[in-house]
Context: one part of a larger RNA
RNA backbone atom coordinates (compact mmCIF):
# COMPACT_ATOMS: atom_id res chain seq x y z
C1' N A 1 0.00 0.00 0.00
C1' N A 2 -4.12 -2.97 0.23
C1' N A 3 -7.66 -4.70 2.42
C1' N A 4 -11.25 -4.01 6.72
C1' N A 5 -13.11 -0.34 9.28
C1' N A 6 -15.54 4.44 12.00
C1' N A 7 -23.08 4.44 17.94
C1' N A 8 -19.96 2.02 22.76
C1' N A 9 -13.65 -1.47 20.96
C1' N A 10 -8.96 3.18 17.23
C1' N A 11 -11.86 6.19 13.62
C1' N A 12 -17.67 11.15 11.66
C1' N A 13 -14.83 17.45 10.54
C1' N A 14 -18.59 21.25 16.31
C1' N A 15 -22.09 23.42 11.78
C1' N A 16 -23.16 25.77 7.04
C1' N A 17 -21.61 27.85 2.16
C1' N A 18 -19.14 27.00 -1.91
C1' N A 19 -14.55 26.82 -5.54
C1' N A 20 -11.70 22.96 -7.92
C1' N A 21 -12.53 17.70 -8.72
C1' N A 22 -14.99 13.35 -8.22
C1' N A 23 -20.32 11.17 -9.49
C1' N A 24 -25.19 12.12 -12.43
C1' N A 25 -32.55 11.60 -14.46
C1' N A 26 -35.87 9.62 -19.32
C1' N A 27 -35.67 9.45 -25.25
C1' N A 28 -33.79 10.47 -30.58
C1' N A 29 -29.73 11.84 -33.13
C1' N A 30 -24.16 12.43 -35.07
C1' N A 31 -18.81 11.84 -33.68
C1' N A 32 -15.68 8.10 -31.84
C1' N A 33 -11.41 10.18 -27.25
C1' N A 34 -12.22 5.68 -23.34
C1' N A 35 -14.10 0.46 -24.67
C1' N A 36 -14.02 -4.22 -28.26
C1' N A 37 -12.81 -6.66 -32.96
C1' N A 38 -9.36 -7.61 -37.26
C1' N A 39 -4.90 -6.75 -40.19
C1' N A 40 0.14 -4.93 -40.42
C1' N A 41 5.01 -3.01 -38.17
C1' N A 42 7.28 -3.66 -33.58
C1' N A 43 8.16 -5.43 -28.80
C1' N A 44 17.75 -7.26 -29.30
C1' N A 45 19.65 -11.48 -27.30
C1' N A 46 19.44 -14.18 -22.83
C1' N A 47 16.05 -15.89 -19.18
C1' N A 48 10.97 -18.51 -18.78
C1' N A 49 7.21 -22.27 -20.57
C1' N A 50 6.41 -26.39 -23.84
C1' N A 51 8.63 -30.26 -26.85
C1' N A 52 13.06 -33.06 -29.11
C1' N A 53 18.17 -33.42 -28.68
C1' N A 54 23.89 -33.47 -26.70
C1' N A 55 27.62 -34.49 -22.04
C1' N A 56 26.83 -42.56 -19.43
C1' N A 57 22.62 -39.47 -15.51
C1' N A 58 22.01 -33.99 -13.57
C1' N A 59 23.12 -29.56 -13.13
C1' N A 60 24.65 -27.70 -17.62
C1' N A 61 23.90 -27.18 -23.17
C1' N A 62 21.76 -27.28 -28.39
C1' N A 63 17.36 -26.55 -31.73
C1' N A 64 11.65 -25.52 -32.41
C1' N A 65 7.65 -23.40 -31.26
C1' N A 66 5.29 -20.57 -27.52
C1' N A 67 5.86 -16.65 -24.41
C1' N A 68 7.15 -10.64 -24.70
C1' N A 69 0.45 -9.89 -21.30
C1' N A 70 2.81 -3.57 -24.60
C1' N A 71 3.40 0.83 -28.29
C1' N A 72 2.61 2.59 -33.30
C1' N A 73 -0.60 2.97 -37.64
C1' N A 74 -4.70 1.43 -40.42
C1' N A 75 -9.71 -0.87 -41.09
C1' N A 76 -14.28 -1.63 -38.39
C1' N A 77 -18.31 -1.79 -34.43
C1' N A 78 -21.36 1.89 -31.37
C1' N A 79 -24.00 -0.99 -26.35
C1' N A 80 -21.83 1.62 -22.31
C1' N A 81 -19.35 6.05 -20.50
C1' N A 82 -17.40 10.90 -23.38
C1' N A 83 -18.85 14.44 -26.06
C1' N A 84 -21.89 17.71 -29.61
C1' N A 85 -27.04 18.68 -31.00
C1' N A 86 -32.71 18.40 -30.14
C1' N A 87 -36.31 16.74 -27.05
C1' N A 88 -39.23 15.09 -22.51
C1' N A 89 -40.94 16.32 -16.55
C1' N A 90 -40.42 12.34 -12.58
C1' N A 91 -35.11 15.12 -9.84
C1' N A 92 -33.83 20.25 -8.59
C1' N A 93 -35.88 25.36 -8.94
C1' N A 94 -39.46 29.62 -9.49
C1' N A 95 -44.24 31.16 -9.28
C1' N A 96 -49.81 31.40 -6.75
C1' N A 97 -52.77 30.01 -2.16
C1' N A 98 -52.91 29.18 2.51
C1' N A 99 -51.61 28.37 7.72
C1' N A 100 -47.73 26.48 12.10
C1' N A 101 -43.63 28.18 14.79
C1' N A 102 -38.85 30.61 21.78
C1' N A 103 -36.24 31.05 13.95
C1' N A 104 -32.80 35.92 13.73
C1' N A 105 -32.04 41.41 14.48
C1' N A 106 -33.86 46.15 16.49
C1' N A 107 -37.33 48.66 19.74
C1' N A 108 -40.56 49.67 23.20
C1' N A 109 -43.87 47.97 27.17
C1' N A 110 -45.28 44.64 31.97
C1' N A 111 -45.71 42.03 36.23
C1' N A 112 -43.71 38.65 40.56
C1' N A 113 -39.60 38.20 43.14
C1' N A 114 -34.53 39.37 45.89
C1' N A 115 -31.54 43.96 47.37
C1' N A 116 -30.84 48.98 48.43
C1' N A 117 -33.38 53.72 50.49
C1' N A 118 -37.14 56.67 53.31
C1' N A 119 -41.12 57.22 55.93
C1' N A 120 -44.97 54.47 59.76
C1' N A 121 -46.17 50.47 63.43
C1' N A 122 -43.68 47.55 66.69
C1' N A 123 -39.57 45.24 69.94
C1' N A 124 -35.80 41.80 71.35
C1' N A 125 -33.88 39.18 69.11
C1' N A 126 -33.20 37.69 63.73
C1' N A 127 -30.09 34.68 60.79
C1' N A 128 -27.37 29.91 59.91
C1' N A 129 -26.88 24.53 60.80
C1' N A 130 -26.70 17.98 61.75
C1' N A 131 -25.11 20.84 65.74
C1' N A 132 -23.38 25.50 65.99
C1' N A 133 -19.84 29.56 65.41
C1' N A 134 -18.77 33.96 62.72
C1' N A 135 -22.44 38.05 61.12
C1' N A 136 -26.93 41.31 61.87
C1' N A 137 -29.26 44.05 66.26
C1' N A 138 -31.65 48.81 71.63
C1' N A 139 -27.06 53.98 66.90
C1' N A 140 -33.97 50.31 67.19
C1' N A 141 -32.76 44.86 63.29
C1' N A 142 -36.05 40.99 61.96
C1' N A 143 -41.11 41.26 61.16
C1' N A 144 -45.16 44.35 58.56
C1' N A 145 -47.33 48.56 55.81
C1' N A 146 -46.38 52.37 51.78
C1' N A 147 -43.88 54.59 48.50
C1' N A 148 -39.07 55.09 45.89
C1' N A 149 -34.19 53.28 43.49
C1' N A 150 -31.48 49.88 40.50
C1' N A 151 -30.24 44.99 37.75
C1' N A 152 -31.35 40.69 36.12
C1' N A 153 -33.98 36.69 34.98
C1' N A 154 -39.55 35.89 32.84
C1' N A 155 -43.50 31.24 37.45
C1' N A 156 -48.18 29.28 35.58
C1' N A 157 -49.18 28.10 30.01
C1' N A 158 -45.19 23.97 29.13
C1' N A 159 -45.52 19.19 25.97
C1' N A 160 -39.79 12.31 24.67
C1' N A 161 -44.58 20.13 22.05
C1' N A 162 -42.39 24.04 18.33
C1' N A 163 -38.34 26.48 15.27
C1' N A 164 -33.04 26.65 13.71
C1' N A 165 -27.42 24.19 9.84
C1' N A 166 -24.76 23.57 14.08
C1' N A 167 -23.89 26.30 18.54
C1' N A 168 -28.49 27.78 20.54
C1' N A 169 -33.48 30.11 21.19
C1' N A 170 -39.10 30.79 26.37
C1' N A 171 -43.22 37.23 29.26
C1' N A 172 -46.01 41.02 26.14
C1' N A 173 -46.20 44.42 21.73
C1' N A 174 -44.47 46.74 16.97
C1' N A 175 -41.10 46.95 13.10
C1' N A 176 -37.39 44.65 9.42
C1' N A 177 -35.93 39.96 7.86
C1' N A 178 -34.66 34.39 7.18
C1' N A 179 -35.93 28.68 6.36
C1' N A 180 -39.09 24.68 6.21
C1' N A 181 -44.63 22.52 5.32
C1' N A 182 -49.55 21.76 2.85
C1' N A 183 -52.09 22.37 -1.30
C1' N A 184 -51.66 23.81 -6.76
C1' N A 185 -49.42 21.91 -11.16
C1' N A 186 -48.93 27.76 -14.25
C1' N A 187 -43.18 28.42 -16.03
C1' N A 188 -37.70 26.59 -16.43
C1' N A 189 -35.96 22.10 -18.39
C1' N A 190 -30.92 18.28 -15.61
C1' N A 191 -30.46 24.10 -13.73
C1' N A 192 -28.64 18.08 -9.45
C1' N A 193 -25.65 15.35 -5.36
C1' N A 194 -21.23 16.02 -3.30
C1' N A 195 -17.09 19.03 -1.66
C1' N A 196 -10.03 19.00 -0.84
C1' N A 197 -8.98 23.76 -0.52
C1' N A 198 -11.48 29.17 1.17
C1' N A 199 -15.02 32.06 3.12
C1' N A 200 -18.90 32.75 7.12
C1' N A 201 -21.17 30.82 12.15
C1' N A 202 -19.56 28.73 16.32
C1' N A 203 -22.15 27.27 24.38
C1' N A 204 -19.56 28.36 28.41
C1' N A 205 -14.89 30.29 30.01
C1' N A 206 -11.14 33.89 28.71
C1' N A 207 -8.97 38.67 26.90
C1' N A 208 -8.95 44.14 24.81
C1' N A 209 -11.72 49.55 25.54
C1' N A 210 -15.67 51.90 27.70
C1' N A 211 -20.36 51.67 30.63
C1' N A 212 -23.62 48.70 34.31
C1' N A 213 -23.53 46.24 38.71
C1' N A 214 -29.74 43.65 41.76
C1' N A 215 -28.84 38.76 42.81
C1' N A 216 -25.37 34.73 41.99
C1' N A 217 -20.16 33.57 42.72
C1' N A 218 -13.79 31.43 41.25
C1' N A 219 -9.95 34.04 44.14
C1' N A 220 -9.62 35.41 48.72
C1' N A 221 -11.45 36.72 54.64
C1' N A 222 -13.57 34.60 58.40
C1' N A 223 -16.42 30.82 61.44
C1' N A 224 -17.21 25.58 61.56
C1' N A 225 -16.05 20.05 60.62
C1' N A 226 -11.20 17.25 61.51
C1' N A 227 -5.52 13.67 63.27
C1' N A 228 -4.94 17.63 59.26
C1' N A 229 -9.41 20.39 55.87
C1' N A 230 -5.49 25.10 51.59
C1' N A 231 -11.85 20.83 50.80
C1' N A 232 -17.21 19.56 51.30
C1' N A 233 -21.35 22.76 55.43
C1' N A 234 -22.15 28.46 57.23
C1' N A 235 -21.44 34.29 56.98
C1' N A 236 -19.15 38.06 54.28
C1' N A 237 -16.68 38.64 49.49
C1' N A 238 -14.03 40.49 44.32
C1' N A 239 -13.61 39.65 39.41
C1' N A 240 -17.44 37.56 36.29
C1' N A 241 -21.80 36.98 35.24
C1' N A 242 -25.24 41.89 32.01
C1' N A 243 -24.60 45.79 28.13
C1' N A 244 -21.68 48.04 23.10
C1' N A 245 -17.98 47.33 20.46
C1' N A 246 -13.35 44.02 19.25
C1' N A 247 -11.03 39.58 19.61
C1' N A 248 -10.94 33.78 20.94
C1' N A 249 -12.65 29.05 17.86
C1' N A 250 -12.70 25.22 22.37
C1' N A 251 -16.80 21.31 24.38
C1' N A 252 -19.20 14.96 26.82
C1' N A 253 -19.49 21.13 19.88
C1' N A 254 -23.38 13.90 21.56
C1' N A 255 -27.56 10.39 18.62
C1' N A 256 -20.42 9.72 20.88
C1' N A 257 -24.20 7.64 14.65
C1' N A 258 -21.03 12.83 7.78
C1' N A 259 -24.08 14.52 3.59
C1' N A 260 -27.46 12.85 -0.30
C1' N A 261 -30.51 9.09 -3.45
C1' N A 262 -33.32 4.91 -3.69
C1' N A 263 -35.73 0.46 -2.20
C1' N A 264 -37.28 -2.91 2.27
C1' N A 265 -43.79 -6.07 7.84
C1' N A 266 -46.67 -4.16 10.46
C1' N A 267 -48.89 -1.37 14.66
C1' N A 268 -49.17 2.95 18.55
C1' N A 269 -48.98 8.53 20.16
C1' N A 270 -48.07 13.42 19.21
C1' N A 271 -47.02 18.62 15.97
C1' N A 272 -48.50 21.26 10.99
C1' N A 273 -51.08 20.65 6.29
C1' N A 274 -54.60 18.72 3.15
C1' N A 275 -58.80 15.21 0.99
C1' N A 276 -62.78 12.05 1.33
C1' N A 277 -67.01 10.17 3.76
C1' N A 278 -71.05 9.91 7.76
C1' N A 279 -75.76 9.71 11.81
C1' N A 280 -71.48 16.78 12.33
C1' N A 281 -69.95 20.44 19.60
C1' N A 282 -68.16 15.39 16.46
C1' N A 283 -66.44 10.59 14.69
C1' N A 284 -64.26 7.14 10.59
C1' N A 285 -60.65 6.80 6.72
C1' N A 286 -56.50 8.51 3.54
C1' N A 287 -52.33 11.46 2.20
C1' N A 288 -47.29 14.66 2.57
C1' N A 289 -43.88 16.87 6.20
C1' N A 290 -41.90 16.59 11.44
C1' N A 291 -41.39 14.17 16.05
C1' N A 292 -41.48 10.05 20.06
C1' N A 293 -42.32 4.28 21.62
C1' N A 294 -43.00 -1.07 20.14
C1' N A 295 -41.56 -4.13 16.89
C1' N A 296 -40.84 -8.27 11.46
C1' N A 297 -36.80 -9.15 8.37
C1' N A 298 -31.96 -7.87 8.25
C1' N A 299 -27.48 -6.18 10.29
C1' N A 300 -24.90 -6.61 15.02
C1' N A 301 -19.16 -9.27 19.39
C1' N A 302 -23.08 -7.98 22.07
C1' N A 303 -25.94 -4.35 24.04
C1' N A 304 -29.08 -2.89 21.08
C1' N A 305 -30.21 -0.35 15.53
C1' N A 306 -34.89 -1.30 13.15
C1' N A 307 -38.66 3.27 6.90
C1' N A 308 -35.58 9.16 12.10
C1' N A 309 -31.49 1.83 10.55
C1' N A 310 -26.83 0.74 13.03
C1' N A 311 -31.23 -3.15 7.35
C1' N A 312 -29.91 -4.03 1.03
C1' N A 313 -27.18 -0.36 -2.13
C1' N A 314 -25.26 3.45 -5.40
C1' N A 315 -21.91 8.77 -5.20
C1' N A 316 -18.93 12.07 -2.72
C1' N A 317 -16.15 13.72 1.33
C1' N A 318 -13.28 13.31 6.69
C1' N A 319 -11.46 10.08 9.77
C1' N A 320 -8.86 4.88 12.22
C1' N A 321 -4.31 1.26 11.19
C1' N A 322 -1.30 -1.84 19.27
C1' N A 323 -0.97 0.80 24.62
C1' N A 324 2.51 4.38 27.19
C1' N A 325 5.45 8.22 25.09
C1' N A 326 1.85 12.25 23.68
C1' N A 327 -2.28 15.87 21.46
C1' N A 328 3.64 16.38 24.02
C1' N A 329 8.68 18.17 21.50
C1' N A 330 9.96 21.17 16.53
C1' N A 331 9.18 23.79 13.17
C1' N A 332 5.20 26.63 11.07
C1' N A 333 0.33 29.32 10.61
C1' N A 334 -3.06 32.25 13.66
C1' N A 335 -3.70 34.88 18.55
C1' N A 336 -2.56 41.24 22.43
C1' N A 337 -2.36 36.93 25.74
C1' N A 338 -4.22 32.56 27.21
C1' N A 339 -3.55 29.45 23.89
C1' N A 340 -5.50 27.35 19.56
C1' N A 341 -4.76 24.38 14.56
C1' N A 342 -1.03 21.24 12.60
C1' N A 343 1.94 17.04 14.79
C1' N A 344 6.67 13.28 15.36
C1' N A 345 10.73 10.65 17.36
C1' N A 346 14.06 8.14 20.62
C1' N A 347 12.67 4.72 23.95
C1' N A 348 9.66 1.14 26.69
C1' N A 349 5.57 -2.36 27.13
RNA sequence: CUGGGUGUAAAGGGCGUGUAGGCGGGACUGCAAGUCAGAUGUGAAAACCAUGGGCUCAACCCAUGGCCUGCAUUUGAAACUGUAGUUCUUGAGUGUUGGAGAGGCAGGCGGAAUUCCGUGUGUAGCGGUGAAAUGCGUAGAUAUACGGAGGAACACCAGUGGCGAAGGCGGCCUGCUGGACAAUAACUGACGCUGAGGCGCGAAAGCGUGGGGAGCAAACAGGAUUAGAUACCCUGGUAGUCCACGCCGUAAACGAUGAAUACCAGGUGUCGGGCGCCACAGGCGCCCGGUGCCGCAGCAAACGCAGUAAGUAUUCCACCUGGGGAGUACGUUCGCAAGAAUGAAACUC

Source information: Predicted 3D model of a 349-nucleotide part of an RNA (small-subunit ribosomal RNA, central domain) from an uncultured bacterium. It matches the Rfam family "Bacterial small subunit ribosomal RNA". The RNAcentral record of the full RNA draws on ENA, Greengenes and SILVA.